[in-house]
Context: one part of a larger RNA
Molecule: small-subunit ribosomal RNA, 5' domain
Organism: uncultured prokaryote
RNA sequence: AACGAACGCUGGCGGCAGGCCUAACACAUGCAAGUCGAACGCCCGUAGCAAUACGGGAGUGGCGCACGGGUGAGUAUCGCGUGGGUACCUACCCUCUGGUACGGGACAACUCCGGGAAACUGGGGCUAAUACCGUAUGAGCUCGUUGGCCUGUCGGGGAGGAAAGAUUUAUCGCCAGAGGAUGGGCCCGCGUCCGAUUAGGUAGUUGGUGUGGUAACGGCGCACCAAGCCUGCGAUCGGUAGCUGGUCUGAGAGGAUGAUCAGCCACACUGGGACUGAGACACGGCCCAGACUCCUACGGGAGGCAGCAGUGGGGAAUAUUGGACAAUGGGGGCAACCCUGAUCCAGCCAUGCCGCGUGAGUGAAGAAGGCCUUAGGGUUGUAAAGCUCUUUCGCCCGCGAAGAUGAUGACGGUAGCGGGAGAAGAAGCCCCGGCUAACUCCGUGCCAGCAGCCGCGGUAAGACGGAGGGGGCGAGCGUUGUUC
Repeated sequence: AACGAACGCUGGCGGCAGGCCUAACACAUGCAAGUCGAACGCCCGUAGCAAUACGGGAGUGGCGCACGGGUGAGUAUCGCGUGGGUACCUACCCUCUGGUACGGGACAACUCCGGGAAACUGGGGCUAAUACCGUAUGAGCUCGUUGGCCUGUCGGGGAGGAAAGAUUUAUCGCCAGAGGAUGGGCCCGCGUCCGAUUAGGUAGUUGGUGUGGUAACGGCGCACCAAGCCUGCGAUCGGUAGCUGGUCUGAGAGGAUGAUCAGCCACACUGGGACUGAGACACGGCCCAGACUCCUACGGGAGGCAGCAGUGGGGAAUAUUGGACAAUGGGGGCAACCCUGAUCCAGCCAUGCCGCGUGAGUGAAGAAGGCCUUAGGGUUGUAAAGCUCUUUCGCCCGCGAAGAUGAUGACGGUAGCGGGAGAAGAAGCCCCGGCUAACUCCGUGCCAGCAGCCGCGGUAAGACGGAGGGGGCGAGCGUUGUUC
């Protein structure tokens, strides 16, 4: 000097920021991911004689749920940082080219019959689609084959391979191909903590051939062959740790650190696995195993806050079970709109930084009181009182935003502005032996105590305790911890 601090004493206001560093301990409750009727059938309600219109419900289907949000357990590693590389993928978006033909059979919902305490579930029957399947066509797409130019293009022939419609009739879609954009996968050089009281490590191990697998290269997997590969420039093993931009300190070099914000990574009760999908091996999806908790009719089921609040526990210690989608952004939708604990705000906390206030001028008979005294006086001290003023902040009354391109404002009757009363509501904490700025008296008597180091205290203690006075900082001041 600094801090995500804590503790003690004290505490007026505002702005901005920050707020479980410990138990990746366990979690009651609510909310945190839905949306589309302009894909589809059905059911219900309202209006109507009806056609139909409007609204609602579960279901099929589409897109999203792989983003956003949390945490730092694991990881010493191509994880991260930086600079390169390419054998690859990329939904939605943009540009371009071409197409969108003809058919078919189902399954939910619904209905009927069952099982179960429940969670749920079985069977029969009916049905629609932008759900599913077949046929056709199909290039510059895919896979073989073949030829030329010439080492990545051009051409011939063969095989395979597509679609979906909707409506308010103007659009929104659908399929194939090419390119772009964006996002990613993979590979490499260099850098990246401590321990040698860890010296050898390795059998898919190292390389090759072939084959499989993948979006893709690759021992990634497998078969066979060879015997390699890493290591004193520290392999292996053990310990510790998410990495970075940054942050703190420092003149710098360096040291320490990785809260908030931003990028990357990893994880989602513990371990394992795949499914769906453009994308996951998927926090609020599935399956298996385990521990734990809960329900049960004992047969069987349900759950996962390291999302936002909140609870218990741990701890020196860290907040509200708040408001709003008004803005920004995200998902769905043609749209209206719906959802959004992302976000924007508000609440709590002197946790930090910054700003402001607690009054200003005048006032010597240097009042009273206190303290000291050589008893003359000194000091507190212009300090107070008194007199003259002012009204920041706070309080009361009124007006009242910007943030919002036309509408829409949670914040918020907030900020701000005008008026009003009245010095009125607002000062403490630590220290005074030296280091180190600030001294006397009384009490105590190696006691009680102080203390960062040196050291004070055993009868005059500037070092203990009190008082007066003084010094420092000030809504803070000290102490402790940690880093430089």